[in-house]
A computed fold for a 522-nucleotide part of an RNA from an uncultured bacterium, annotated as small-subunit ribosomal RNA, 5' domain. Model confidence (mean pLDDT): 80 of 100. RNAcentral holds the full RNA, with entries from ENA and SILVA.

Context: one part of a larger RNA
C1' cells in the first nucleotide's frame, strides 16, 4: 500500500455483475428435491360409437281386447380413446451438499505401468431369434391388528421364472506349430473333447432380445518423485517380512488361510504426538518467494453415530435394506415410525451470512417411438453499500462582496460566487404511450424473467452528501471551555489557568455513497 465470504460505528440516491452461516459435521415443526414406460403384461375404471335383449312417455292405428313404432332407463357383446393401483423394464451409483475424518500409497499432484481387470446406456460388424411348462402379484373369499402392516384358501398375464433344441471366429482343457517380445510369457493358424443363449411389441415401418467381435467413454489396481510441524516422541512391528499351497477378486497382491523361514521398517526420522481434505488456482511481491484453498473447475471422504451385506454394468449406496447405540415422535403399551451436511425454513451457537418466492421458456439430466411427463440441477425474481465497476446529486452567468456566523488590533477579513437572482439542460426521477433479444424450425406454435431493458412525449433543479481528519510522521488553524481533571493516543508523545494535541464552534484538507475503525494475510 495492496487484498478479504468480512464485522462494528456514523451516513446511504440509482443501475449493471457477481457473492452471502467462515461459528455448533448442533437439533429440526412443515412443503418440495425420482422419477417414467399402458408400443411389455393381465385386471379395474371412464367417456362414445355400433349392435342384440328388457322395459317404456309423447304419436299413430284399433273391432276398445289390444297392435305398431319408440325418447328415455337398465343388462350384455364388440370397437375406438383415455385413466392407473400392481407384476415388469430402465434410472433412483447420475445431478445436489457437507469438509467430519484423513499426513499416505486407500488420499492428492505430476509421470509412467496393467504380458493382472471390468465398462450398462452409445457406434461399427457377424450369426440367431426354433420349441415348451409351471407359478405368483393384482382380483376375490374369509380372517388378525389401534395402527404399521400382515396370515390362509382359490383364479390369472409377461419382455416376469424355468426347462429341452441349435453352437462358433466364444469359453475352459489337452497335443501340433507359426511369429514376437519386457523375466513371468504375448499372439496367430488348424485339431480334439466338453460347456453355454434368446423375446417379444406395434402394424408395415420399425424397434427390442440373444452370442460374439471390435470401438468410444466411464472405472479398478500398481510403481517413481512431490506433499505441514515436533526429538521435552528413538526404537517400532506377528499376518509382522518373504516363501510355498489353496481360497477369494473383474483383475495382482498376506486380501484372506494352512505349512516353513526370521525378517521387514527407522537419525536421508521410523513410530508416536499435534494440525489439516489435497489440487487448478487466489491474495501479496519487481522478483525469488511468503500466505492461502471461499465462489468456478478436477479428485478424495462422508450422509444422525458405529457395523453388514443384498440388488446391480456399476453402491459397500444422502432423500434402499438389515442389525446395534443415543435422540426425536405416534401407541388401544401389544407395538410401531424417523433422520435437512438436497432447496426454502425454525431453534440454538454467534460479531456475523438472505425468500417456507416464479418457472421448465433456455442449457442439461431420466424415462419414453414419440406426444409427453419429472427435475429447488438449472434459469430467474426478491433480501444485505457485501465487494467490483458505471452515474447522478445541476450547468452557465451573477459583488450590493447581501443578511446571518465566525475571528478581530474595531478599521476590517472570512465564509464567499458560496447564497439570492437571471438562462439554460433533463443524466435520474414521476406520470402516459409503444415495447424487445435471449427461440433452436419448412412452416405455425412455444418467454418464467416481465410489459422488464430499451425507444418517445409531457413534467420539473424540483426527491438524492456524508465521514474522518487537521502537534510531528501526515494534506489541513483559530477562538471559547476544561485546568496531570474531563480526556486523547498508531509511535513520539498531550492535558498542572492564554491546550493549533481533551471537548465545542468557525475555518481549513482528504476521500466520497461511502468514511472510519477493529481482525487477518503479504
Nucleotide at each position: 500500500g495492496g487484498a478479504u465470504g468480512a464485522a462494528c460505528g456514523c451516513u446511504g440516491g440509482c443501475g449493471g455483475c457477481g457473492u452471502g452461516c467462515a461459528u455448533a459435521a448442533c437439533a429440526c415443526a412443515u412443503u418440495c428435491u425420482a422419477g417414467u414406460c399402458g408400443a411389455a403384461c393381465g385386471g379395474a375404471g371412464u367417456u362414445g360409437u355400433u349392435u342384440a335383449g328388457a322395459u317404456u312417455a309423447a304419436u299413430c292405428c284399433u273391432u276398445c281386447g289390444g297392435g305398431a313404432a319408440g325418447c328415455g332407463u337398465c343388462u350384455g357383446a364388440a370397437c375406438a380413446a383415455c385413466u392407473u393401483a400392481g407384476u415388469g423394464g430402465c434410472g433412483g451409483a447420475c445431478g445436489g451438499g457437507u469438509g467430519a475424518g484423513u499426513a499416505u500409497c486407500u488420499g492428492c499432484g505430476u509421470g509412467a505401468g496393467c504380458a493382472a481387470c471390468c465398462u450398462g446406456c452409445c457406434u461399427c460388424u457377424g450369426u440367431a431369434u426354433g420349441u415348451g411348462g409351471g407359478a405368483u402379484a393384482a382380483c376375490g373369499u374369509c380372517g388378525g391388528g389401534a395402527a404399521a402392516c400382515u396370515g390362509a384358501c382359490g383364479c390369472u398375464a409377461a419382455u416376469a421364472c424355468c426347462g429341452c433344441a441349435u453352437a462358433a471366429c466364444g469359453c475352459a482343457u489337452g497335443a501340433c506349430u507359426g511369429u514376437c517380445g519386457c523375466a513371468u510369457g504375448a499372439u496367430g493358424g488348424a485339431c480334439a473333447u466338453g460347456c453355454c443363449a434368446a423375446a417379444g411389441a406395434u402394424u408395415u415401418a420399425u424397434u427390442g432380445u440373444a452370442c460374439a467381435g471390435a470401438g468410444a467413454u466411464g472405472g479398478g489396481c500398481u510403481c517413481g518423485c512431490g506433499u505441514c510441524u515436533g526429538a521435552u516422541u528413538a526404537g517400532g512391528u506377528a499376518g509382522u517380512u518373504g516363501g510355498u499351497g489353496a481360497g477369494g477378486u473383474a483383475a495382482c497382491g498376506g486380501c484372506u488361510c494352512a505349512c516353513c523361514a526370521a525378517g521387514c521398517c527407522g537419525a536421508c526420522g521410523a513410530u508416536c504426538a499435534g494440525u489439516a481434505g489435497c489440487c487448478g488456482g487466489a491474495c501479496u511481491g519487481a522478483g525469488a518467494g511468503g500466505u492461502u484453498g471461499a465462489a468456478c473447475g478436477g479428485c478424495c471422504a462422508c450422509a444422525u453415530u458405529g457395523g453388514a451385506a443384498c440388488u446391480g454394468a456399476g453402491a459397500u449406496a444422502c432423500g434402499g435394506u438389515c442389525c446395534a447405540g443415543a435422540c426425536u415422535c405416534c401407541u388401544a403399551c401389544g407395538g410401531g415410525a424417523g433422520g435437512c451436511a438436497g432447496c426454502a425454513g425454525u431453534g440454538g451457537g454467534g460479531a456475523a451470512u438472505a425468500u417456507u418466492g416464479g418457472g421448465c421458456a433456455a442449457u442439461g439430466g431420466g424415462c419414453g417411438a414419440a406426444a409427453g411427463c419429472c427435475u429447488g440441477a438449472c434459469c430467474c425474481a426478491g433480501c444485505g453499500a457485501c465487494g467490483c465497476c458505471g452515474c447522478g446529486u445541476g450547468a452557465g452567468g451573477g459583488a450590493a462582496g447581501a443578511a446571518g456566523g465566525u475571528c478581530u488590533u474595531c478599521g476590517g477579513a472570512u465564509u464567499g460566487u458560496a447564497a439570492a437572482c437571471c438562462u439554460u439542460u433533463g443524466u435520474u426521477g414521476a406520470u402516459a404511450g409503444g415495447g424487445a433479444a435471449g427461440a433452436a424450425g419448412a412452416a405455425a406454435g412455444u418467454g418464467a424473467u416481465g410489459g422488464u431493458a430499451c425507444c418517445u412525449a409531457u413534467c420539473g433543479a424540483g426527491g438524492a452528501a456524508g465521514c474522518c481528519a487537521c502537534g510531528g510522521c501526515u494534506a489541513a488553524c483559530u477562538a471559547c471551555g476544561u485546568g496531570c481533571c474531563a480526556g486523547c493516543a498508531g509511535c513520539c508523545g498531550c492535558g498542572g489557568u492564554a491546550a493549533u494535541a481533551c471537548g465545542u464552534a468557525g475555518g481549513u484538507g482528504g476521500c466520497a455513497a461511502g468514511c472510519g475503525u477493529u481482525a487477518u494475510c503479504c